Notes:
The RNA shown here (transfer RNA) has 66 nucleotides and comes from uncultured Prochlorococcus sp. It matches the Rfam family "tRNA". Rfam classes the family as a transfer RNA. Its family is annotated with triplet codon-amino acid adaptor activity in the Gene Ontology. The sequence is in RNAcentral, with records from MGnify. NCBI's taxonomy places the organism under Bacteria, Cyanophyceae, Synechococcales, Prochlorococcaceae, Prochlorococcus.

RNA sequence: GGCUUAGCUCAGUGGUAGAGCAGCGCUUUUGUAAAGCGAAGGUCAUCGGUUCAAAUCCGUUAGCCG
Numbered sequence: 001g002g003c004u005u006a007g008c009u010c011a012g013u014g015g016u017a018g019a020g021c022a023g024c025g026c027u028u029u030u031g032u033a034a035a036g037c038g039a040a041g042g043u044c045a046u047c048g049g050u051u052c053a054a055a056u057c058c059g060u061u062a063g064c065c066g
Stems, first nucleotide, its partner, number of pairs: 001065004007021004015052001024038004045061001047059003
């Protein structure tokens, strides 16, 4: 100095938190895989501050990388 968001990899830079993969259910198959459809899954690392409103801005702490 940078990073921390779903099990994993990552978007989202003030106004209802998303995608891919994984996992689950269904369809398809003699069966498995692949493919298609659907649903679920988040105290946005921590504690404070600013603001009508914070994942987002400011500060603290912790962890990781250089």